[in-house]
RNA sequence: AGUCGCUUGGUCUAGUGGUUACGACGCCUCGUUCACACCGAGGAGGUCGCGAGUUCGAACCUCGCAGUGACUA
Numbered sequence: 001a002g003u004c005g006c007u008u009g010g011u012c013u014a015g016u017g018g019u020u021a022c023g024a025c026g027c028c029u030c031g032u033u034c035a036c037a038c039c040g041a042g043g044a045g046g047u048c049g050c051g052a053g054u055u056c057g058a059a060c061c062u063c064g065c066a067g068u069g070a071c072u073a
Stems, first nucleotide, its partner, number of pairs: 001072007010025003018056001027043005049065005
């Protein structure tokens, strides 16, 4: 330098064009306990990497940029 993938809450991840973005772990509150843990119930936390485009409508399609990984030279 080129080719191909990946980027979604604190972490991991589902969602492949249509009502309010899924779940687990973690965190907070309450219940339980003498207390802690386990367990049960509830809650907070996401401008879906950034920008532009296509579309009635974009996390999803297209282009550029950034980060990261593999391969080729």
Molecule: transfer RNA
Organism: Kuraishia capsulata CBS 1993